[in-house]
Context: one part of a larger RNA
RNA sequence: UGACUGGGGCCCGCACAAGUGGUGGAGCAUGUGGUUUAAUUCGACCCAAAGUGAAGAACCUUACAAGGGCUUGACCUACAGUGAAUCCUCUUGAAAGAGAGGGGUGCCUUGGGGAACGUAGACAUAGGUGGUGCAUGUUUAUCGUCAACUCGUGUCGUAAGGUGCUGGGUAAAUCCCGUAAUGAACACAACCCUCGUGUUUAGUUGCCACUGUUGUGUUUGGAACCCUGAGUAGACUAUCGAUGAUAAGUCAGAGGAAGGUGAGGAUGACAUCAAGUCUUCAUGCCCCUUAGGCCCUGAGUGACACACGUUUUACAAUGGACAGGACAAAGGGCCGCGAUCCCUCGAGGGUGAGCUAACUCCAAUAACACGUCCUCAGUUCGGAUUGCAGGCUGUAACUCGCUUGCAUAAAGUCAGAAUUGCUAGUUAUCAUCGGUCAACCAUACGAUGGUGUAUUCAUUCUCGGGCCUUGUACA
Numbered sequence: 001u002g003a004c005u006g007g008g009g010c011c012c013g014c015a016c017a018a019g020u021g022g023u024g025g026a027g028c029a030u031g032u033g034g035u036u037u038a039a040u041u042c043g044a045c046c047c048a049a050a051g052u053g054a055a056g057a058a059c060c061u062u063a064c065a066a067g068g069g070c071u072u073g074a075c076c077u078a079c080a081g082u083g084a085a086u087c088c089u090c091u092u093g094a095a096a097g098a099g100a101g102g103g104g105u106g107c108c109u110u111g112g113g114g115a116a117c118g119u120a121g122a123c124a125u126a127g128g129u130g131g132u133g134c135a136u137g138u139u140u141a142u143c144g145u146c147a148a149c150u151c152g153u154g155u156c157g158u159a160a161g162g163u164g165c166u167g168g169g170u171a172a173a174u175c176c177c178g179u180a181a182u183g184a185a186c187a188c189a190a191c192c193c194u195c196g197u198g199u200u201u202a203g204u205u206g207c208c209a210c211u212g213u214u215g216u217g218u219u220u221g222g223a224a225c226c227c228u229g230a231g232u233a234g235a236c237u238a239u240c241g242a243u244g245a246u247a248a249g250u251c252a253g254a255g256g257a258a259g260g261u262g263a264g265g266a267u268g269a270c271a272u273c274a275a276g277u278c279u280u281c282a283u284g285c286c287c288c289u290u291a292g293g294c295c296c297u298g299a300g301u302g303a304c305a306c307a308c309g310u311u312u313u314a315c316a317a318u319g320g321a322c323a324g325g326a327c328a329a330a331g332g333g334c335c336g337c338g339a340u341c342c343c344u345c346g347a348g349g350g351u352g353a354g355c356u357a358a359c360u361c362c363a364a365u366a367a368c369a370c371g372u373c374c375u376c377a378g379u380u381c382g383g384a385u386u387g388c389a390g391g392c393u394g395u396a397a398c399u400c401g402c403u404u405g406c407a408u409a410a411a412g413u414c415a416g417a418a419u420u421g422c423u424a425g426u427u428a429u430c431a432u433c434g435g436u437c438a439a440c441c442a443u444a445c446g447a448u449g450g451u452g453u454a455u456u457c458a459u460u461c462u463c464g465g466g467c468c469u470u471g472u473a474c475a
Stems, first nucleotide, its partner, number of pairs: 001475002003472002006470008015459001019422005026313002029310005034304002042053002066297005073125001077124001079121001081119003087102006107114002127288002130286003136282002139276002150184004154163003165178001167176002192265004197233007207222003236259001239253001241251003302441001319374004325368001331362003336355002341350003381412001386407007428451007
């Protein structure tokens, strides 16, 4: 000087407390371990692995195992020979492939050939999701959006090193005062995006007035409103009072759409963990080269005494069922979204208007309010499981998809020890959309709006972090 444990002091954080909803008990979904298996491909393991890589495993994917095949190879570059290529038929085969036959000459050039493609050959080599993330780059998580980390010059010390700050104050090494220190870099903050207010401008596909209509921005007219896009103003402790050291600031008020960082996002210092990733990609070294490379078929990754994690659905009356009624935002659409009408109890099928979208379609919200039934039951709660009959996607739905109707009607009556999220348009709850995608195991993930709580006395204690100080089996 650091590190660490213990003590002391100061401070912060959904850290505790106060409150609220969960997990842990049940069923299902999904991931992991274990076991099993020909294979159950691989990675990730406290927080920071386990609905994670995977924004979608029937084939493909696919890396695994079995079987059938290939060996200059599925792919790249170079050499020489031959044939243009595409195409059609047959045999064999699970397919990959192997064998046989037929047809057929194009383009540019010159009578040399060339381009592209096929085929057989030789040789350099290809190829490897093989190993090493403890050889690496890139990138990511974490501490932590914590307030720190470091340097130049000076100065003190023989040197390692110290000093660079005490005090006040802040979300903050943010700022003020004093000061052997003074100045600076990276972080902080601001600049960026979204939301919240006004205003200028632009009005189509959006908006409005009259007219018209069974009904509808449908026609005509308009640019005031709504809205959309672009610009601009606005918030800075600016102002008043109190307090403070006449400072920085803090508290209360006015005005204001917004007040003390207005709310949210993006943004992540020096370092730490030989943290993760050689299976995104790149790459050193090692290894394989008739195989650890490549092609194909069906199988596996979906197994199942069990254990753990994360969700979802419930156990009901603040509810369930039925009937008619109402209010969004943000998305997506041409290999697409698909209106209308017809058929079906329904999933869905037929038809195919419109839309490359402020025009058209998905599309409809649901919780909610009104009314009726149920009256506390394993029930008109709950929906697992199973049977039968269908539908869709797709060559293909057995292993192994989703979905409809009828029937069946399991556990579950609020959950032990323990443990977790959340401070406001938040928790909770209700629905909508998207990516991936032929379809879909999505209850996941990412976004969108609707309804809309409770509590915070305070820092004693628990956990984590920052600063100062004291201590030392450590370096």
Small-subunit ribosomal RNA, 3' major domain from Gossypium lobatum, 475 nucleotides, folded computationally.
The full RNA is in RNAcentral, with records from SILVA.
Its Rfam family is "Bacterial small subunit ribosomal RNA". Its family is annotated with ribosome and structural constituent of ribosome in the Gene Ontology.
NCBI's taxonomy places the organism under Eukaryota, Pentapetalae, rosids, Malvales, Gossypium.
The coordinates come from a structure-prediction model, not an experiment, and the mean pLDDT is 80.